[in-house]
Context: one part of a larger RNA
RNA sequence: GGAUGAACGCUAGCGGCAGGCCUAAUACAUGCAAGUCGAGGGGCAGCAUUCACUUCGGUGAGAUGGCGACCGGCGCACGGGUGCGUAACGCGUAUGCAACCUACCCUUUACUGCGGGAUAGCCCGGGGAAACCCGGAUUAAUACCGCAUGGUACCAAUUGAGGGCAUCUAAAGAUGGUUAAAGAUUUAUCGGUAAAGGAUGGGCAUGCGUGACAUUAGUUAGUUGGUGAGGUAACGGCUCACCAAGACGACGAUGUCUAGGGGGUCUGAGAGGAUGAUCCCCCACACUGGCACUGAGAUACGGGCCAGACUCCUACGGGAGGCAGCAGUAGGGAAUAUUGGUCAAUGGGCGAAAGCCUGAACCAGCCAUGCCGCGUGCAGGAAGACGGCCUUCUGGGUUGUAAACUGCUUUUAUCAGGGAACAAAAAGCUCCUGCGGGAGAAAUUGCGUGUACCUGAAGAAUAAGGACCGGCUAACUCCGUGCCAGCAGCCGCGGUAAUACGGAGGGUCCAAGCGUUGUCC
Numbered sequence: 001g002g003a004u005g006a007a008c009g010c011u012a013g014c015g016g017c018a019g020g021c022c023u024a025a026u027a028c029a030u031g032c033a034a035g036u037c038g039a040g041g042g043g044c045a046g047c048a049u050u051c052a053c054u055u056c057g058g059u060g061a062g063a064u065g066g067c068g069a070c071c072g073g074c075g076c077a078c079g080g081g082u083g084c085g086u087a088a089c090g091c092g093u094a095u096g097c098a099a100c101c102u103a104c105c106c107u108u109u110a111c112u113g114c115g116g117g118a119u120a121g122c123c124c125g126g127g128g129a130a131a132c133c134c135g136g137a138u139u140a141a142u143a144c145c146g147c148a149u150g151g152u153a154c155c156a157a158u159u160g161a162g163g164g165c166a167u168c169u170a171a172a173g174a175u176g177g178u179u180a181a182a183g184a185u186u187u188a189u190c191g192g193u194a195a196a197g198g199a200u201g202g203g204c205a206u207g208c209g210u211g212a213c214a215u216u217a218g219u220u221a222g223u224u225g226g227u228g229a230g231g232u233a234a235c236g237g238c239u240c241a242c243c244a245a246g247a248c249g250a251c252g253a254u255g256u257c258u259a260g261g262g263g264g265u266c267u268g269a270g271a272g273g274a275u276g277a278u279c280c281c282c283c284a285c286a287c288u289g290g291c292a293c294u295g296a297g298a299u300a301c302g303g304g305c306c307a308g309a310c311u312c313c314u315a316c317g318g319g320a321g322g323c324a325g326c327a328g329u330a331g332g333g334a335a336u337a338u339u340g341g342u343c344a345a346u347g348g349g350c351g352a353a354a355g356c357c358u359g360a361a362c363c364a365g366c367c368a369u370g371c372c373g374c375g376u377g378c379a380g381g382a383a384g385a386c387g388g389c390c391u392u393c394u395g396g397g398u399u400g401u402a403a404a405c406u407g408c409u410u411u412u413a414u415c416a417g418g419g420a421a422c423a424a425a426a427a428g429c430u431c432c433u434g435c436g437g438g439a440g441a442a443a444u445u446g447c448g449u450g451u452a453c454c455u456g457a458a459g460a461a462u463a464a465g466g467a468c469c470g471g472c473u474a475a476c477u478c479c480g481u482g483c484c485a486g487c488a489g490c491c492g493c494g495g496u497a498a499u500a501c502g503g504a505g506g507g508u509c510c511a512a513g514c515g516u517u518g519u520c521c
Stems, first nucleotide, its partner, number of pairs: 001521004006517005013374006019367002021332001026330003030327003035074003040071002043067002047065003050061004081285003090210008100202002105198008113147004123136005153178004158173002162169002183190002211257003218248003223245008260282004264275004287308005310321004338364001340363003346360001347358004377408004387399005414457005422448001429440004465510005470491003476505005486493002
């Protein structure tokens, strides 16, 4: 000098864009953050409509719109948070899988036949303070099960062009066996099953790279390898039985300490050094530890079970909970924001769609935390005024064109008037098309917002501070003090003429900031 997620002191007019718990992965009151589908189902608690009855208080009817709870489907594995752990194939990069999986989506082919038994809900009864639980009767499905059919699927034995990387792989052919499905409906379609291919997303393996300490030198028994079996989507000591005795290590094993990694960021001419906030990719975690279930996918933040600590409720028998989601609270700290608005846009889930949900997202609020921009006026004006300060003191110098005064301007602020873009549509309508889809006309939808912006009005009106002035280092005099009080980044100032302390006048440098402190180069 540059930089900063900064803090502190003094000061403060506005706007744009960004950023905002670096500490206690401490504990959490309250609200919200993941639902959706009635075009899968039985149904009808509440609301509305209609109808019927009515003693005019109401009652009844799933008949209609719709729909709480329930069964079922899809989603909840995404999105959002944090950096505890991890020195590791975790990450980065480059390869490989002839050792693998992939819901929804796309392309293609074939099929979608027949039947069965239950169970929630509802009803009845019981237990419990509650959470909730138990029994009986009855009912449906795109829930569950059986049979049929069936292939390029799977299994067994078999021939094997060709290929490769050792195990091998494999076109094509033929034999036997095994496994499938679901319907809805407004008849337009949307679904279901099997198979092949694609796309997307993942899994696994390997080369190289990726901290400190040798005041850590030896480490290791599933340890290293083999055979066989089990397990997995899949290879593999991944697990097990048996066999062998190996495997790693000064090219740093093992141990201890520290740490999420990268793209990047800061600095530097570069090499390098430092760093990993915001944004993007990967990983890990979700009160602590362990475990599996469901599922295409989890060993699952707002799912489950067990144990533990903690908090809460209790009728003392027993129960409930997990903000490292968004706000917010307490605590810690030098220190870090609102218990805001909207789904209008972008994106996500479900749905045929309308739509619903979305603290993702988009906006607004707070903070000079940073960067950038603008303003606090411009021109004239010498009696060089008054006052202040200095002085060699009837004088002079300086503050200083500064002020007063005259003319002008109106950014900005205030008031008044006008007033956007962000919106593309989708859906619905008409026409065309075998379908998919295409074309056309018109309408509707804005949180931010009456915001940005534009025009006008009056008026210099609403707006300057901070640090420094001995040298380094731009900027000097007077007074006070008298090794005191104090200053100080280094050298050093102060003991009676202090440009170094304190005040004043003057000056210098930056400027809505200026200084100090911390950290990095």

This is a predicted structure of a 521-nucleotide part of an RNA (small-subunit ribosomal RNA, 5' domain) from an uncultured Bacteroidota bacterium. Its Rfam family is "Bacterial small subunit ribosomal RNA". Gene Ontology terms of the family: ribosome and structural constituent of ribosome.